[in-house]
Molecule: transfer RNA
Organism: Phycisphaerae bacterium
RNA sequence: GGGGCCGUAGCUCAGCUGGGAGAGCGGCUGGUUUGCAACCAGCAGGUCGUCGGUUCGAGUCCGAUCGGCUCCA
Numbered sequence: 001g002g003g004g005c006c007g008u009a010g011c012u013c014a015g016c017u018g019g020g021a022g023a024g025c026g027g028c029u030g031g032u033u034u035g036c037a038a039c040c041a042g043c044a045g046g047u048c049g050u051c052g053g054u055u056c057g058a059g060u061c062c063g064a065u066c067g068g069c070u071c072c073a
Base pairs, nucleotide, nucleotide: 001072002071003070004069005068006067007066010025011024012023013022019056027043028042029041030040031039049065050064051063052062053061
C1' cells in the first nucleotide's frame, strides 16, 4: 500500500424482508432473610463508531472516514 471481517446498554452479544431498539450478566429500588448469598417483583441505563446520501421511513441499503482484528505484498 491492497483485500476481508468487526464496531448496537457498564460487559458479552442478538436484531430476519427497511417500519417495536432488545437479551443475558452487572447496577439501583422493593419483597424475602437475624444478616449475607440465592430467589421473586420492578426500575434506570443507547450519538446503533463518525459524516454524508437514498427513502415517507435506515442499526439494516449506498459512499466516505475513524478504530480494532486478520490475510496478501